[in-house]
Molecule: transfer RNA
Organism: Candidatus Nitrosopelagicus sp.
RNA sequence: GGGAUUGUGGUCUAGCUUGGUAUGAUUCUGCGUUUGGGUCGCAGAGGUCGAGUGUUCAAAUCACUCCAAUCCCA
Numbered sequence: 001g002g003g004a005u006u007g008u009g010g011u012c013u014a015g016c017u018u019g020g021u022a023u024g025a026u027u028c029u030g031c032g033u034u035u036g037g038g039u040c041g042c043a044g045a046g047g048u049c050g051a052g053u054g055u056u057c058a059a060a061u062c063a064c065u066c067c068a069a070u071c072c073c074a
Stems, first nucleotide, its partner, number of pairs: 001073007010026003020057001027045006050066005
C1' cells in the first nucleotide's frame, strides 16, 4: 500500500440479511425472605447502537467518508 471481519448500557450479548417504540444475562440500588449474611423472589437504575454526512415518513439496520481493533496479502 491492497483486502476481509468486527465495533450495541459499567461488562458480555441478541437484533442488521427482510428499515418501524433496542433483547437477554451480569452489575448496581431498594424491598421481601433470614437472628444476621449468602442464596432466592419482586421492583428499579443504567444505551441517543464507534464518529459524521446522505437516502427515507421513519435508520442499530441502507449508501458514502473517517476512526479503532484483529487477521490475510504485498